[in-house]
RNA sequence: GGGUUAGUAGCUCAACGGUAGAGCAGUUGCCUUUUAAGCAAUUGGUUCGGGGUUCGAAUCCCCGCUGACCCA
Numbered sequence: 001g002g003g004u005u006a007g008u009a010g011c012u013c014a015a016c017g018g019u020a021g022a023g024c025a026g027u028u029g030c031c032u033u034u035u036a037a038g039c040a041a042u043u044g045g046u047u048c049g050g051g052g053u054u055c056g057a058a059u060c061c062c063c064g065c066u067g068a069c070c071c072a
Base pairs, nucleotide, nucleotide: 001071002070003069004068005067006066007065010024011023012022013021018055026042027041028040029039030038048064049063050062051061052060
C1' cells in the first nucleotide's frame, strides 16, 4: 500500500428497511442470624463519526476513524 471483517446497554452478544432486545452486571424489595445463593420487580442506548437513498435506516450506498486477520 491492497483486501476481508468487526464496531449496538457497564460486559458478552442479538435485532426482514417499520416501537433497539436477551443473558450477565447494577438498583430496590422478599427470604436468611449475617454473607452468599434463591425469588420478584426495575434502571440503563447520540446503534463509532459524517453524508446520501428512502414515507421510514442499527440495517442499504459513499467517505472517514479504531481494532483483528490475510496478501504485499

A computed fold for a 72-nucleotide RNA from a Puniceicoccales bacterium, annotated as transfer RNA. The sequence was found in a public genome assembly. Its Rfam family is "tRNA".